[in-house]
RNA sequence: GGCGAUGUAGCUCAGUUGGCUAGAGCAUCUGGUUCAUACCCAGGAGGUCGUGAGUUCGAAUCUCUCCGUCGCUA
Numbered sequence: 001g002g003c004g005a006u007g008u009a010g011c012u013c014a015g016u017u018g019g020c021u022a023g024a025g026c027a028u029c030u031g032g033u034u035c036a037u038a039c040c041c042a043g044g045a046g047g048u049c050g051u052g053a054g055u056u057c058g059a060a061u062c063u064c065u066c067c068g069u070c071g072c073u074a
Base pairs, nucleotide, nucleotide: 001073002072003071004070005069006068007067010026011025012024013023019057028044029043030042031041032040050066052064053063054062
């Protein structure tokens, strides 16, 4: 250089063919429970869906550009 995959919460990931307010587990915070800690129970906070643009009434999802990471190949 060429080809391919991938990028969503602090971490690991889901998100069905474009449509309700973007979700789960772990972690974290608060409360309950306990003599106390852990476990357990209830609740909360946390996201410019990598960047920019386009298509559309509507985009995490489709198209294009760029950036990062990984793999194959020369």

The RNA shown here (transfer RNA) has 74 nucleotides and comes from an uncultured Erysipelotrichaceae bacterium. It matches the Rfam family "tRNA".